[in-house]
RNA sequence: UAUGUAUCAAGAGUGGCGGUAGAGAAUUGGCUCGAUAACCCCACAGCAACCUGCAAAUGUAAGGUGCUAAAUCCAACCAGACACGAAAGUGUCAGGAAAGAUAAGUU
Numbered sequence: 001u002a003u004g005u006a007u008c009a010a011g012a013g014u015g016g017c018g019g020u021a022g023a024g025a026a027u028u029g030g031c032u033c034g035a036u037a038a039c040c041c042c043a044c045a046g047c048a049a050c051c052u053g054c055a056a057a058u059g060u061a062a063g064g065u066g067c068u069a070a071a072u073c074c075a076a077c078c079a080g081a082c083a084c085g086a087a088a089g090u091g092u093c094a095g096g097a098a099a100g101a102u103a104a105g106u107u
Base pairs, nucleotide, nucleotide: 002106003105005103006102007101008100013044014043015042016041018040022033023032024031027076028075029074030073045068046067047066050064051063052062053060054059055058072099077096078095080093081092082091083090084089
């Protein structure tokens, strides 16, 4: 780099005389976060339990990752139910797909 598998509505944050004006993956639209300093970086703390370890049959949390605003923030493609409407259409709702993230494999 590629490929399939599992999971993705739970959970968990403070500090910095670090840096910065943008950020929430990408495109479009919406919504939100952000000079009371977000995002990023560093330190410490925490969550979780994929892999390893330990104990024994679901625990533990030592090690390797990961994560710590909002469902993966929401929608877009396909299909459906309901509500409103004369219709066009609009709105709501835990379907599926696609894309993405993480893990342990294979390559």
The RNA shown here (SAM riboswitch aptamer (S box leader)) has 107 nucleotides.
The coordinates come from a structure-prediction model, not an experiment, and the mean pLDDT is 85.